[in-house]
């Protein structure tokens, strides 16, 4: 300086309040939350993971605009919006469960190539 291999650790947040009701963290109003890589700093761009379906080949998979600054931002600042798997239960992004799981990936160690 750096191919590759092996191993270790880490690796998702959030219902305070009021109302209705026999019953709601599930409904209504309001509040709250935002995985990983890329890129001017991103839940809403591009890609991935997760999740769902499967004939196990594979497939599906949410949501943003306007103005400002700037060389550069759908990422920053200002404003106004929007989105969120499956099973359970009074209808769930936030509760319980599969899950002491899986995982994009992050950090480190050892071996080792040039």
């Nucleotide at each position: 300086u750096u191919a590759a291999u092996u191993c270790u650790u880490c690796g998702g947040g959030g219902u305070u309040a009021u109302g209705u009701g026999c019953a709601a963290g599930u409904c209504a109003u309001g509040a709250c939350c935002g995985g990983c890589g890329g890129u001017a700093c991103a839940g809403u761009c591009c890609g991935c993971a997760a999740g769902c379906c499967u004939a196990c080949a594979g497939g599906c998979c949410g949501a943003a605009c306007c103005g400002g600054u700037g060389a550069a931002a759908u990422u920053c600042c200002g404003g106004u919006a929007c989105c969120g798997a499956c099973g359970g239960u009074a209808u769930a992004g936030u509760c319980c469960g599969g899950a002491u799981g899986a995982g994009a990936g992050a950090a480190g160690a050892a071996u080792g190539c040039u």